[in-house]
RNA sequence: GCAUCAUCCAGAGCGGCUGAGGGACGGGCCCGGUGACGCCGCGACAACCAGCGCCAGCUCGCCGGCACGGCGGGCGGUGCCAGGUGCCAAUGCCCGGUCGAUGAGGA
Numbered sequence: 001g002c003a004u005c006a007u008c009c010a011g012a013g014c015g016g017c018u019g020a021g022g023g024a025c026g027g028g029c030c031c032g033g034u035g036a037c038g039c040c041g042c043g044a045c046a047a048c049c050a051g052c053g054c055c056a057g058c059u060c061g062c063c064g065g066c067a068c069g070g071c072g073g074g075c076g077g078u079g080c081c082a083g084g085u086g087c088c089a090a091u092g093c094c095c096g097g098u099c100g101a102u103g104a105g106g107a
Stems, first nucleotide, its partner, number of pairs: 002106001004104005013042005021031003025096004043088001045086001048084002051080005057075007092099001
């Protein structure tokens, strides 16, 4: 880089460095020398994945003394945690579309 699935109207900023553009793209509308964007440090937010529990649920496997029994896996739901990511102007800022971003597993 490619395809798939999920999410994108909730939430969360200070300091240092730098110095002119930035909000992906087109149009709009905004942000920005009262220093944006970016980088670094620290702090937060959130909970996709991982981890740890729970369940009168679904399903598969094994055991079995055949009890609608036991054990284990997967799925689903739910709680905790914060390890891997992400994220901290505006609903993905708004409209548009063979659009983008992030996560997860895959070829």